[in-house]
Context: one part of a larger RNA
RNA sequence: CUGGGCGUAAAGCGCACGUAGGCGGAUUGUUAAGUCAGGGGUGAAAUCCCGAGGCUCAACCUCGGAACUGCCUUUGAUACUGGCGAUCUAGAGUCCGGGAGAGGUGAGUGGAACUGCGAGUGUAGAGGUGAAAUUCGUAGAUAUUCGCAAGAACACCAGUGGCGAAGGCGGCUCACUGGCCCGGAACUGACGCUGAGGUGCGAAAGCGUGGGGAGCAAACAGGAUUAGAUACCCUGGUAGUCCACGCCGUAAACGAUGGAUGCUAGCCGUUGGGGAGCUUGCUCUUCAGUGGCGCAGCUAACGCUUUAAGCAUCCCGCCUGGGGAGUACGGUCGCAAGAUUAAAACUC
Numbered sequence: 001c002u003g004g005g006c007g008u009a010a011a012g013c014g015c016a017c018g019u020a021g022g023c024g025g026a027u028u029g030u031u032a033a034g035u036c037a038g039g040g041g042u043g044a045a046a047u048c049c050c051g052a053g054g055c056u057c058a059a060c061c062u063c064g065g066a067a068c069u070g071c072c073u074u075u076g077a078u079a080c081u082g083g084c085g086a087u088c089u090a091g092a093g094u095c096c097g098g099g100a101g102a103g104g105u106g107a108g109u110g111g112a113a114c115u116g117c118g119a120g121u122g123u124a125g126a127g128g129u130g131a132a133a134u135u136c137g138u139a140g141a142u143a144u145u146c147g148c149a150a151g152a153a154c155a156c157c158a159g160u161g162g163c164g165a166a167g168g169c170g171g172c173u174c175a176c177u178g179g180c181c182c183g184g185a186a187c188u189g190a191c192g193c194u195g196a197g198g199u200g201c202g203a204a205a206g207c208g209u210g211g212g213g214a215g216c217a218a219a220c221a222g223g224a225u226u227a228g229a230u231a232c233c234c235u236g237g238u239a240g241u242c243c244a245c246g247c248c249g250u251a252a253a254c255g256a257u258g259g260a261u262g263c264u265a266g267c268c269g270u271u272g273g274g275g276a277g278c279u280u281g282c283u284c285u286u287c288a289g290u291g292g293c294g295c296a297g298c299u300a301a302c303g304c305u306u307u308a309a310g311c312a313u314c315c316c317g318c319c320u321g322g323g324g325a326g327u328a329c330g331g332u333c334g335c336a337a338g339a340u341u342a343a344a345a346c347u348c
Stems, first nucleotide, its partner, number of pairs: 004319003007302002012316001014201004021194003025088007033081002035077008049065006091191001092188003095184005103177007110154001115149007125136002162169002206247006215241002220236004258315006266293013297304002321348003330341004
């Protein structure tokens, strides 16, 4: 390379947009590049293969044939692929009328709670635990009432509910804004799918500068526990958690399941639309999601099953025994932490 694979055995890039490339709907005309058929030229000899022959055999040698799967050229064929032209509407998009939503960004605003401060009442305890102690409290704590301040998060609603490409998104209001679904069928007429490189987005933690800091809380301190206890438990507590801007670019970034299209029994929920019927709140039906079960089929089994891991096509990514190792070296990126690309010796 061929071949085989990628839910859990090794293997789907975290996700998207998109360049090159690959692949691509229906009808028709033309061309004849690919493709197919015939002819011609060439494809040295040796070698390989087949058949004979010569050394006693064989290796070896000689002769003949075939072959040299290729290239060039020419004459045809035109189903398929390609090129060019024309037409179409089932893919894709636009338009019109409706609809749902924690989709995003910015600004404003609300109540509960925690904490702190001020004031009132009030007196000896309060906290905390398995039990305690550290800790707080007669300089008046805990409890309770009123007021003020500040920061962060939004109980109930809440739902295998919704939205988003993924990460993710949840009080309320406003402004700006992205996508999606349903119905109509007026318009464009294949404008499509995928996507090496590339570009952008990307939880948490971490980093830089400047703010902010209620609660929580790595580190740290103390009290316990214990043989010890650099822990689990308790009392404190700093980075951080929050905001703005800029980096980082990783996660069990998971459905451990790449994207697109078509096809292949059903049944029961639920979300958002449409249609029909009637007894007007139910039934039937149809799209788009989201769940449970399940036939055929698939699977090593578990299980998957119209949301496929079934049956097919196209494109991309990735795997090839365990350890060494996602490491070393080199390159690229980064302020750093490190990320990314990525071996070998050796060993079983």
This is a predicted structure of a 348-nucleotide part of an RNA (small-subunit ribosomal RNA, central domain) from Methylosinus trichosporium.
Model confidence (mean pLDDT): 89 of 100.
NCBI's taxonomy places the organism under Bacteria, Pseudomonadati, Alphaproteobacteria, Hyphomicrobiales, Methylosinus.